Annotation: Predicted 3D model of a 136-nucleotide RNA (SAM riboswitch aptamer (S box leader)) from an Anaerolineae bacterium. It was read from a public genome assembly, where an Rfam model found it.
RNA sequence: CGCUCAUCCAGAGGGGCGGAGGGACCGGCCCAACGAAGCCCCGGCAACCAGUCGCAGGUUCGGCGUACAGAUCGAAGCGUCGGACUGCAGACCCGGUGCCAAAUCCGGCAGGCGAAUGCAGCCUGGAAGAUGAGAG
Numbered sequence: 001c002g003c004u005c006a007u008c009c010a011g012a013g014g015g016g017c018g019g020a021g022g023g024a025c026c027g028g029c030c031c032a033a034c035g036a037a038g039c040c041c042c043g044g045c046a047a048c049c050a051g052u053c054g055c056a057g058g059u060u061c062g063g064c065g066u067a068c069a070g071a072u073c074g075a076a077g078c079g080u081c082g083g084a085c086u087g088c089a090g091a092c093c094c095g096g097u098g099c100c101a102a103a104u105c106c107g108g109c110a111g112g113c114g115a116a117u118g119c120a121g122c123c124u125g126g127a128a129g130a131u132g133a134g135a136g
Base pairs, nucleotide, nucleotide: 001136003134004133005132006131007130008129013042014041015040016039017038021031022030023029025108026107027106028105043100044099045098048096049095051092052091053090054088055087056086058085059084060083061082062081063080064079065078066077104128109125110124111123112122113121
């Protein structure tokens, strides 16, 4: 840098430095000198990845039992225990990210509802964007 998949109406802010912008883009509408961006510190949210534990069921592997008067062997099945794998609207949060105004702030493109027409409004899908995971 693009590609694939998942998610995006929930949640969570204080301080210091800084000094005029910010909310991706465009149109709106907002935020901002009662201090924007950015950087740093501390705190928090969440649970995508990893981890630990719990639960469940199936698959698979192994041990034991079923298994003998003595010795040797003893399959399948069933039972039981353990490991691996898989799953979960489960718990935790030491690790890797992410996030902490407003639904991704709303819309942008297409279709539908409605309407004389249009606007506004509502519904569905898409585009774009963001974040994570994965393979390049």